[in-house]
Large-subunit ribosomal RNA, domain VI from Taibaiella sp., 252 nucleotides, folded computationally.
Context: one part of a larger RNA
RNA sequence: UGUAGGAAACUUGAGAGGAUCUGACCUUAGUACGAGAGGACCGGGUUGGACGUACCUCUGGUGCACCAGUCGUCAUGCCAAUGGCGCAGCUGGGUAGCUAUGUACGGAAUGGAUAAACGCUGAAAGCAUCUAAGCGUGAAACCUUCCUCAAGAUGAGUUUACUUUUAAGGGCCGUAGUAGACUACUACGUUGAUAGGCUAUAGGUAUAAGGGUGGUAACAUCGCAGCCGAGUAGUACUAAUUACCCGUAAGC
Numbered sequence: 001u002g003u004a005g006g007a008a009a010c011u012u013g014a015g016a017g018g019a020u021c022u023g024a025c026c027u028u029a030g031u032a033c034g035a036g037a038g039g040a041c042c043g044g045g046u047u048g049g050a051c052g053u054a055c056c057u058c059u060g061g062u063g064c065a066c067c068a069g070u071c072g073u074c075a076u077g078c079c080a081a082u083g084g085c086g087c088a089g090c091u092g093g094g095u096a097g098c099u100a101u102g103u104a105c106g107g108a109a110u111g112g113a114u115a116a117a118c119g120c121u122g123a124a125a126g127c128a129u130c131u132a133a134g135c136g137u138g139a140a141a142c143c144u145u146c147c148u149c150a151a152g153a154u155g156a157g158u159u160u161a162c163u164u165u166u167a168a169g170g171g172c173c174g175u176a177g178u179a180g181a182c183u184a185c186u187a188c189g190u191u192g193a194u195a196g197g198c199u200a201u202a203g204g205u206a207u208a209a210g211g212g213u214g215g216u217a218a219c220a221u222c223g224c225a226g227c228c229g230a231g232u233a234g235u236a237c238u239a240a241u242u243a244c245c246c247g248u249a250a251g252c
Base pairs, nucleotide, nucleotide: 001152005163006162008160009159011157015149016148017147018146021049022048023047024046025045026044027043033038051106052105053104054103055102059100060099061098062097066093067092068091069090070089071086072085073084074083075082076081111143112142117137118136119135120134169246170245171244173189174188175187176186177185194239195238196237197235198234199233200232201231203228204227205226211222212221213220214219
């Protein structure tokens, strides 16, 4: 900007893309076949490899400041307790998120028309012949089936409810994230749980400080403590205020 009013949703699928892989084992069956040695087709089942998609319950990784330990030094007057710097000082763990080596799933089955090939009927050519007329079987290839996108498919489709004179609806602005370079998208804006805070809790760390008790002391204990980024739930305490703007055809 178009889709002959506007706007909010739903949907069909012309078309486009993706996928299409493969091993081993068990059974059929030591059967058919074969003198024996050997040894199947067809069919059924199980389990892998590589590849792909999604996800984070499990196993792990990361987790730049979540917890703890600890060295040197400086500072808070000192003790104790803390803070700064030293690669995040170093070390041991680790929530959310993101992840693979982790988890789940996928290739299937179907139909059509065929290739090579195999046939039926059958003449030219009284025979024969799959072919000349006619009719079949037949492959991971082709068209479908499966997954994704898709009406700018200008051939602009379908359906539903709304609205039409100050509308319907949208924007601006704000709080944010399942979204994200910006934009866009999505949720919410007091008729409110959108974010922060607070409370509770999951989870992490590992038993805080101060004090009491025991011990000469190191230390132990009272004490699953104390602290905590992103998780979950509740709660209007704080911030999402009021406004404003666009839109409004019915003509030639």
Its mean pLDDT, the model's own confidence on a scale to 100, is 85.